[in-house]
């Protein structure tokens, strides 16, 4: 040079076009405890970027950018 595949919370993964974008884990408030731990109830945190399709895009197209991995 070309071809594939992937990007969603701090980290790890769900949502196959349609109602508040879901969870575990970290964080952090409180309740509990002499205190820590742990156990409960809560809170905040995200769809890489830009067009385009559509009534509606995390989902479908294209192009950029980053990662992996393959040919030459």
């Nucleotide at each position: 040079g070309c071809c594939u595949u992937u990007u969603u919370a701090g980290u790890u993964u769900a949502a196959u076009g349609g109602u508040u974008a879901a969870a575990a884990c970290u964080a952090u408030u409180g309740u509990u405890u002499u205190g820590u731990a742990a156990a409960c109830a809560g809170u905040a945190a995200a769809u890489u970027u830009c067009a385009g399709u559509u009534c509606a895009a995390u989902u479908c197209u294209g192009a950029a950018a980053a990662a992996a991995g393959g040919c030459u």